[in-house]
RNA sequence: AUCUUAUCGAGAGCGGCGGAGGGAUAGGCCCGAUGAAGCCCGGCAACCGGUUUGAAUCCAGCGUAAGGGCUGCAUCCAAAUGUCAUGGUGCUAAUUCCUACAAUGCCGCCAGAUGUGUGGUAUUUGGCAGAUGAGAA
Numbered sequence: 001a002u003c004u005u006a007u008c009g010a011g012a013g014c015g016g017c018g019g020a021g022g023g024a025u026a027g028g029c030c031c032g033a034u035g036a037a038g039c040c041c042g043g044c045a046a047c048c049g050g051u052u053u054g055a056a057u058c059c060a061g062c063g064u065a066a067g068g069g070c071u072g073c074a075u076c077c078a079a080a081u082g083u084c085a086u087g088g089u090g091c092u093a094a095u096u097c098c099u100a101c102a103a104u105g106c107c108g109c110c111a112g113a114u115g116u117g118u119g120g121u122a123u124u125u126g127g128c129a130g131a132u133g134a135g136a137a
Base pairs, nucleotide, nucleotide: 002136003135004134005133006132007131008130013041015040016039017038021031022030023029025100026099027098028097042092043091044090047088048087049084050083051082052079053078054077056075057074059072060071061070062069096129101126102125103124104122105121106120107119108118109117110115
């Protein structure tokens, strides 16, 4: 770097070093010497992970005349966010800051017989892009 999949409306410092940029891209709109990026510490969260209870399924064992059944392993689901935080990541302004493409609704403009017209808009819907985790070749 590529592919698959889940999530992206919540949460998190009045600390130290550092010194001028930062918010992926473009447009906008913001943040920043009352101190940006980056590093350290702190914190948040719970993706991987640990663990509890219950259900389902598979397998093995036990039991039975045969079944129902019992025990154990595994997988998976649920518990208004089950619960934990030693470890691996992640995150720690603004919804992923907003919009980028399309659909739909609404409001205008232009044409007038009834639009492949055009501009704007939205707590709308889907997609694109991006970010992060887990997995794969």